[in-house]
Molecule: transfer RNA
Organism: Caldilineaceae bacterium
RNA sequence: CGGGGAGUAGCGCAGCCCGGUUAGCGCACAGCGUUUGGGACGCUGGGGUCGGAGGUUCAAAUCCUCUCUCCCCGACCA
Repeated sequence: CGGGGAGUAGCGCAGCCCGGUUAGCGCACAGCGUUUGGGACGCUGGGGUCGGAGGUUCAAAUCCUCUCUCCCCGACCA
């Protein structure tokens, strides 16, 4: 430098292809219950507005453009 992939809650991920109900799941966390307590289990709840910016649209995590970070492959140099 070229090609490909990833970025969504503290962690791991789905949703994107084909735009449309309030952005979800598991673990974790908080409260309550069972228990002497811990652990475990059950119930309830909080937490992100989707890497950043811009655009298209009635409507964008989803489509388009630019850009940042990380990973893989290749090329180049040595």